This is a predicted structure of a 365-nucleotide RNA (Bacterial RNase P class A) from Woeseia sp. D3-10. The organism belongs to Woeseia, within Bacteria. It matches the Rfam family "Bacterial RNase P class A". The family's RNA type in Rfam is ribozyme. The sequence is in RNAcentral, with records from ENA. Its mean pLDDT, the model's own confidence on a scale to 100, is 77.
RNA sequence: GGAGCCGGCCAGGCAAUCGCGGCGAGCCCAGCUCGUCGAGGAAAGUCCGGGCUCCUUCGGACACGACGCCAGGUAACGCCUGGAGGGCGCGAGCCCAUGGAAAGUGCCACAGAAAACAACCGCCUAAGCACUUCGGUGCCGGUAAGGGUGAAAAGGUGCGGUAAGAGCGCACCGCGCGGGUGGCAACACGCCGCGGCUAGGUAAACCCCGUCGGGAGCAAGACCAAAUAGGGGAGUAGGCCGGCUUCGUGCCGGCGCCGCCGGUUCCGAGCGGACUCCCGGGUAGGUUGCUUGAGGCAGUCGGUGACGGCUGUCCCAGAUGAAUGGUUGCCCUCGACAGAACCCGGCUUACGGCCGACUCCUGCU
Numbered sequence: 001g002g003a004g005c006c007g008g009c010c011a012g013g014c015a016a017u018c019g020c021g022g023c024g025a026g027c028c029c030a031g032c033u034c035g036u037c038g039a040g041g042a043a044a045g046u047c048c049g050g051g052c053u054c055c056u057u058c059g060g061a062c063a064c065g066a067c068g069c070c071a072g073g074u075a076a077c078g079c080c081u082g083g084a085g086g087g088c089g090c091g092a093g094c095c096c097a098u099g100g101a102a103a104g105u106g107c108c109a110c111a112g113a114a115a116a117c118a119a120c121c122g123c124c125u126a127a128g129c130a131c132u133u134c135g136g137u138g139c140c141g142g143u144a145a146g147g148g149u150g151a152a153a154a155g156g157u158g159c160g161g162u163a164a165g166a167g168c169g170c171a172c173c174g175c176g177c178g179g180g181u182g183g184c185a186a187c188a189c190g191c192c193g194c195g196g197c198u199a200g201g202u203a204a205a206c207c208c209c210g211u212c213g214g215g216a217g218c219a220a221g222a223c224c225a226a227a228u229a230g231g232g233g234a235g236u237a238g239g240c241c242g243g244c245u246u247c248g249u250g251c252c253g254g255c256g257c258c259g260c261c262g263g264u265u266c267c268g269a270g271c272g273g274a275c276u277c278c279c280g281g282g283u284a285g286g287u288u289g290c291u292u293g294a295g296g297c298a299g300u301c302g303g304u305g306a307c308g309g310c311u312g313u314c315c316c317a318g319a320u321g322a323a324u325g326g327u328u329g330c331c332c333u334c335g336a337c338a339g340a341a342c343c344c345g346g347c348u349u350a351c352g353g354c355c356g357a358c359u360c361c362u363g364c365u
Stems, first nucleotide, its partner, number of pairs: 001361004006356005012331007020038008040337001044348002047346005052217004056269002059267002061264002064213005069083005084098001085096004099208002104206002106202003120147002122143003128139004155173006174197001175195005180189003221288004231279006239255006257273004295314008
């Protein structure tokens, strides 16, 4: 100097002037004045997890969905941290739908003999049969070591053995099982022993196993005011028994029927006596929920880390046809992506600038 990889911070600033919204105070109170605060790291996607509100079940079963190595963090998670295993990269580093293929089913194109019953080219002439010019040849039989095909073809190298071969046997390696050591564990081991041993891959295919999951959502919900037509039509169920009785038929109990679970012709509990559909009319206004929080910042302690404890300090948007804009001047790193709508923790996507650490290559000293 070039190329890379990881982390942190910012998101134009300051001043003046006019104009918006919230809160507080004052006043001559339909309003005015003063003070103070006023969009983001992603406010975006609406993908996860919750807080909160309501629904009788926040009980069970099934279905459905999600996650899936180990240990932690967290209110919780499908998130984050650390580790194990695997993969990519020269490296700094980065990535992972990472339980089970011996419960079962399915799939692996093309090529190839064959993708799980294997023989295309080869090798053998041991044994058996036939022929023979006595060299051999043919049939039968053996073979999976060699070659070829492929992503993958019955572990690898060497020696022995065989008619030729083959873990057929042996040595080493690999693999499986048992033990030991280390680690909380996943797992690891240049440790010990046994075994000739194995015929693959795929579950982001169906499936099996384990864990988790009630539903809807601030347009949730609560309150106030006002108005209309407490309108019209159709269907299902409204039963039986017993007791009391003021004797109106009312009340109570049991059984049965119906309805009530935001997946269910299910079960249980509880509640109720109604429920369903069609047509038509009124209101759709105001207040609240609404921002003090699993909150921010600083210091300190613990921890590899995510994060947690303690102390101090601060209040930092609450609009509702939807608030922060215009002008002028100065500064410079010359400003990208982009606007809250109940709130928070994540993930994903978009994007400009500055700072720092580390890796590799090249050149000089």